Annotation
This is a predicted complex of two RNAs, RNase P RNA and transfer RNA, with 431 nucleotides together. Rfam match: Bacterial RNase P class A.
[in-house]
RNA sequence: CUGGGGGGGUGAGGCGAUCGCCGGCGUAACAACGCGGGAGGAAAGUCCGAACUCCAUAGGGCAGGAUGCCGGGUAACUCCCGGUGGGGGUAACCCCAAGGAAAGUGCCACAGAAAAUAUACCGCCUCCCGAAAGGGGGGUAAGGGUGAAAUGGCGAGGUAAGAGCUCACCGGUUCUCGUGGUAACACGUGAGCCUGGUAAACCCCAUCCGGAGCAAGACCAAAUAGGGAAGCGUUAAGGAUGGCCCGUCCGAUGCUUCCGGGUAGGUCGCUCGAGACGGCGGGAGACCGUCGUCCUAGACGAAUGAUCGCCACCCGAUUUGUCGGGAACAGAAUUCGGCUUACCGCCCCCCCGGACUC
RNA sequence: GGGGCUGUAGCUCAGUUGGGAGAGCGCUUGAAUGGCAUUCAAGAGGUCGUCGGUUCGAUCCCGUCCAGCUCCA
Numbered sequence: 001c002u003g004g005g006g007g008g009g010u011g012a013g014g015c016g017a018u019c020g021c022c023g024g025c026g027u028a029a030c031a032a033c034g035c036g037g038g039a040g041g042a043a044a045g046u047c048c049g050a051a052c053u054c055c056a057u058a059g060g061g062c063a064g065g066a067u068g069c070c071g072g073g074u075a076a077c078u079c080c081c082g083g084u085g086g087g088g089g090u091a092a093c094c095c096c097a098a099g100g101a102a103a104g105u106g107c108c109a110c111a112g113a114a115a116a117u118a119u120a121c122c123g124c125c126u127c128c129c130g131a132a133a134g135g136g137g138g139g140u141a142a143g144g145g146u147g148a149a150a151u152g153g154c155g156a157g158g159u160a161a162g163a164g165c166u167c168a169c170c171g172g173u174u175c176u177c178g179u180g181g182u183a184a185c186a187c188g189u190g191a192g193c194c195u196g197g198u199a200a201a202c203c204c205c206a207u208c209c210g211g212a213g214c215a216a217g218a219c220c221a222a223a224u225a226g227g228g229a230a231g232c233g234u235u236a237a238g239g240a241u242g243g244c245c246c247g248u249c250c251g252a253u254g255c256u257u258c259c260g261g262g263u264a265g266g267u268c269g270c271u272c273g274a275g276a277c278g279g280c281g282g283g284a285g286a287c288c289g290u291c292g293u294c295c296u297a298g299a300c301g302a303a304u305g306a307u308c309g310c311c312a313c314c315c316g317a318u319u320u321g322u323c324g325g326g327a328a329c330a331g332a333a334u335u336c337g338g339c340u341u342a343c344c345g346c347c348c349c350c351c352c353g354g355a356c357u358c
Numbered sequence: 359g360g361g362g363c364u365g366u367a368g369c370u371c372a373g374u375u376g377g378g379a380g381a382g383c384g385c386u387u388g389a390a391u392g393g394c395a396u397u398c399a400a401g402a403g404g405u406c407g408u409c410g411g412u413u414c415g416a417u418c419c420c421g422u423c424c425a426g427c428u429c430c431a
Base pairs, nucleotide, nucleotide: 001354002353003352004351005350006349007348008347009346010345013311014310015309016308017307018306019305021038022037024035025034026033027032040329044340045339047338048337049336050335051334052213053212054211055210059246060245061244062243064209065208066207067206068205069083070082071081072080073079084098085096086095087094088093099204100203104202105201106198107197108196121144122143123140124139125138126137127136128135129134152170153169155167156166157165171194172193173192174191175190177188178187179186180185217268218267219266220265227259228258229257230256231255232254233253234252238250239249240248241247275294276293277292278291279290280289281288282287313326314325315324316323317322359430360429361428362427363426364425365424368383369382370381371380377414385401386400387399388398389397407423409421410420411419
């Protein structure tokens, strides 16, 4: 100098003036005035996990769903951190839905002899027939050929030809033992075996899961209609349980007591919280502990804006005085923790490769 | 704001052990008719919404994104 990898920050800016919008507090009293606040890193998608609220049943079982190497973090998670194993890259580094195919079932199109325990197209060997060409029977799976995938590789022995048929070495896999590690696992030793792939096919194993969602729900309360609630006694069909069964609950009628229930509308839920920032400490890290400071939008036909002046960023033109243009993705709606997706430009830190010069 | 469903030819829809992309209407050409319609024959027309993954192989299985429809006061 160039190419690349990882992480972080910022992100229609800053100051001033004027006019507006939505909350809060105070003065005040329904109108004003003053002070202070007013979108995001994703507020988005609603993909996970929770808080919170309600359910006439949330209990047991089945079904169903989710997750799936190990350890840790967290309120919890399918998230995060660290490691193990596998794959890619020269490297920095990146990616992995990564339990079980030797419990069972299914599937593997076309091609090929054969797609999973059975077989042989060419070939090789041998026997018979034949003068020969060739034909028929048997053996074999080393070689060729097919395919995404073909029964572990190479060598020697062996054989008519061959073959883990036998042996040595290597590879894979299961188990025992030893060492290291919390563990996944790694290394070593010994024994057995050589068994195709697919579980983001059914399934098996382990763990977890009640459902609905702030339009949840609670309270106040016009107009209109005429019932509603509680207690006690008697008693069966039926109904509910938002997949099914068991179980559980409701239930028709009579008597007594009480006045309440739903809609429009309004209030609450509603923003002080697993809160933010900073310091110190622990840890390899995710994260945790402690101390100090601060309050940082709460609307509901839904606010968060507009104009002007100066400065700052980028691009173009220029007579160097300036002029013109641009500035992403997107916008709260009960609240948090994550993931995913969208995004102009700029800045910072660490690391790897190549070339050149000294 | 929250819940659910769907996406295949111009339109309406099929498509399952994962292996050939199809039907009806429409369109084009030809035949038949004096001509048109009906009818008959042939043909064209597809990123299976997008992107990624699993698999030898994806409309199909899994995930992400996009678009449309619908329900809840």